[in-house]
RNA sequence: GAGGUCUGUCGCUUGAAGAAUAAUGCUUCAAGAGGAAAGUCCGGGCAACAUAGGGCACCAUGUUUCCUAACGGGAAGCCGGCGGCGACGCCGGGGAUAAGUGACAGAAAAUAACCGCCUCCCCUGGGAGGUAAGGGUGAAAAGGCGGGGUAAGAGCCCACCGGAUUUCGUGGUGACACGAGAUGCCGCACAUCCCAUGGGUUGCAAUGCCAAAUAUACCGGCAGCUAAGGAUUGCCCGUCCAUUGCCGGGGGGUAGGCUGCUUGAGCCCGCGGGCGACCGCGCGGAGUAGAUAAAUGACAGACACCGCCAUUUUGGCGGCACAUAACCCGGCUUACAUCUCUU
Numbered sequence: 001g002a003g004g005u006c007u008g009u010c011g012c013u014u015g016a017a018g019a020a021u022a023a024u025g026c027u028u029c030a031a032g033a034g035g036a037a038a039g040u041c042c043g044g045g046c047a048a049c050a051u052a053g054g055g056c057a058c059c060a061u062g063u064u065u066c067c068u069a070a071c072g073g074g075a076a077g078c079c080g081g082c083g084g085c086g087a088c089g090c091c092g093g094g095g096a097u098a099a100g101u102g103a104c105a106g107a108a109a110a111u112a113a114c115c116g117c118c119u120c121c122c123c124u125g126g127g128a129g130g131u132a133a134g135g136g137u138g139a140a141a142a143g144g145c146g147g148g149g150u151a152a153g154a155g156c157c158c159a160c161c162g163g164a165u166u167u168c169g170u171g172g173u174g175a176c177a178c179g180a181g182a183u184g185c186c187g188c189a190c191a192u193c194c195c196a197u198g199g200g201u202u203g204c205a206a207u208g209c210c211a212a213a214u215a216u217a218c219c220g221g222c223a224g225c226u227a228a229g230g231a232u233u234g235c236c237c238g239u240c241c242a243u244u245g246c247c248g249g250g251g252g253g254u255a256g257g258c259u260g261c262u263u264g265a266g267c268c269c270g271c272g273g274g275c276g277a278c279c280g281c282g283c284g285g286a287g288u289a290g291a292u293a294a295a296u297g298a299c300a301g302a303c304a305c306c307g308c309c310a311u312u313u314u315g316g317c318g319g320c321a322c323a324u325a326a327c328c329c330g331g332c333u334u335a336c337a338u339c340u341c342u343u
Base pairs, nucleotide, nucleotide: 001339002338004303005302006301007300008299009298010297012032013031014030015029016028017027018026034322038333039332041331042330043329044328045327046203047202048201049200058199059198060197061196062195063077064076065075066074067073078093079092080091081090082089083088094194095193099192100190101189102188114135115134116131117130118129119128120127121126122125143161144160146158147157148156162186163185164183165182166181167180168179169178170177171176208258209257210256216251218249219248220247221246222245223244229241230240231239232238267285268284269282270281271280272279273278305319306318307317308316309315310314
């Protein structure tokens, strides 16, 4: 990088046409999973809602330049580490002159004195002080080594080596590299912490539209009851409201249907640009799943491929992975029989 091919029978989903017309049924034709459709980890499109402005908290990211719609992805570099004889491959990347932490062991984990060494005092032994050169502990012990110096020592001073910071020069878009100098500046680890940048929330079960049955707000008509209720009223009658049933209208919501829905930041070829990721151009080319509880399947045979056995042509047996759309893209990660290519 590729990820079997063909035939027959019976089925499934969608679309078109036709017959018939009660139909979601029938007939014919066409199309119908992947390199990862997977995990749902990151980013974007799209949609709804939210949103004066600022701060805190929380989460993610963290070398440079570039690619991209965007990214926590990718490309090419830089620095450090590891592997390989080598070509090359893999891993890591803000800040350790602020604060904080450093198990066990050890005297001490950074205001170092246990032993040792040196000086002084009392003087069998002990006390006071100096000392990081030597011993021992540890993952890590105060840059290394030599000389000077000293009571003994120490970057205390000096030469050389290593590192850090810094100045200048050269090269580079840049991280940075190389060279020359200056400063004796010189333990290590950890991101608790600090700094910078980014982040509104929820996802196609988003969203918009249509809308059955049943029940029903509300409205109208008719009928019943006026026994009780309310208004009118001092009381009675009357009238109106309310109440109950039936009929009609009717809003919202449910089942269900439609939309979103598949042609795309898309693929192939050619030319051009770029180290590369990638980008531009062509009146170049080909193709077109859209299901919704979820179709893309089952069986039989042939061929191809692989393995084993016998073997002249050939035959027999077995095997053929991981996994299967659910709004759509770009990545990442993980799974994978067998074959092929490159080193």